[in-house]
Context: one part of a larger RNA
RNA sequence: CGUUAGAGCAUUGAGAGGAACCUUCCAUAGUACGAGAGGACCUGGAAGGACACACCACUAGUAUGCCAGUUCUUGUGCCAACAGGAAACGCUGGGUAGCUAUGUGUGGGACGGAUAAUUGCUGAAAGCAUCUAAGUAAGAAGCCUACCUCAAGAUGAGUGCUCUCCUGAGGCCACGGCAAGACUAGCCGUUUGAUAGACGUCAAGUGUACGGCGAGCAAUCGUUUGAGCUGAGACGCACUAACAGGCCGAUUGAG
Repeated sequence: CGUUAGAGCAUUGAGAGGAACCUUCCAUAGUACGAGAGGACCUGGAAGGACACACCACUAGUAUGCCAGUUCUUGUGCCAACAGGAAACGCUGGGUAGCUAUGUGUGGGACGGAUAAUUGCUGAAAGCAUCUAAGUAAGAAGCCUACCUCAAGAUGAGUGCUCUCCUGAGGCCACGGCAAGACUAGCCGUUUGAUAGACGUCAAGUGUACGGCGAGCAAUCGUUUGAGCUGAGACGCACUAACAGGCCGAUUGAG
């Protein structure tokens, strides 16, 4: 821009894409078959591999400063306690959310249709024979469906419901944000409010803070104390900020 007034929501599915896998074992059954050795079709069941999708309760990884330990150095007058630097975490031990796989869950199922090679029935041309010429049956991991995803620019532009036309439907900007994100886009919220931050409580992490008191010559230990501190998590709470607002928009539709 179109889809022939403008919108919101919900849909149909022409069409397109994805997937489609394999192995072992058990039962049937040591049966059919076979002199024996050996050893099934069919059918049912159970595991597994690779692959794909999703997720983070478990296991595991990361988690650039969340906690602790620790060395050197500089500073806060000194002690103590802290802070900065130590090759883009100085080193070390842990680690929430998030993200992830090595972890977990799920999937390739079922019923069909038309067929290939092939196997048939009936059967002439050609008194026989012949699966084929008329007619008719079976038959594959393949084809079409079925399963998952997209999908009306499917210009063949579909369908349903609702709203609105100056009494303005709806959309955009703006603002607070997000398990959304390069930017865009998408999604949520904007006081009729829990959207983010702060704060409170909790979860979770680290592992018993500082100071005091006690013991010891001291290093240090005990106690106050599962303490103190804490990023992303949960709940609560309008304290702060979502304020103030602005713009577009169909004039009842043959243009």

Source information:
A computed fold for a 255-nucleotide part of an RNA from Choricystis parasitica, annotated as large-subunit ribosomal RNA, domain VI. NCBI's taxonomy places the organism under Eukaryota, Viridiplantae, Chlorophyta, Trebouxiophyceae, Choricystis. It matches the Rfam family "Bacterial large subunit ribosomal RNA". The gene name in the source record is rrl. RNAcentral holds the full RNA, with entries from ENA and SILVA.